[in-house]
């Protein structure tokens, strides 16, 4: 240079056109003499920019990060 994949919560995934969502972690209260383990609640998310759509995390252009993997020169 080329072709392929991946990008969602602080971490590990799930959702793939119509309300963004577990689990773990933090906060907070229960619960104990105190920790740990348990319940209960809350915080917090679609890599950047464009187009299509009434409506985009989801379909399409483009770019940036990572990964595989193929080739050229020197």
């Nucleotide at each position: 240079g080329c072709g392929g994949g991946u990008a969602u919560a602080g971490u590990u995934u799930a959702g793939c056109g119509g309300c963004a969502a577990a689990a773990c972690a933090c906060g907070a209260c229960c619960u104990u003499c105190c920790c740990a383990a348990g319940g209960u609640u809350g915080c917090g998310u679609c890599g950047c920019g464009g187009g299509u759509u009434c409506g985009a995390u989801u379909c399409c252009c483009g770019c940036u990060a990572c990964c595989c993997g193929c080739u050229c020169c020197a």
Model confidence (mean pLDDT): 80 of 100. This is a predicted structure of a 74-nucleotide RNA (transfer RNA) from a Candidatus Nanoarchaeia archaeon. The organism belongs to Candidatus Nanoarchaeia, within Archaea. Its Rfam family is "tRNA". Rfam describes the family as follows. Transfer RNA (tRNA) molecules are approximately 80 nucleotides in length. By type it is a transfer RNA. Its family is annotated with triplet codon-amino acid adaptor activity in the Gene Ontology.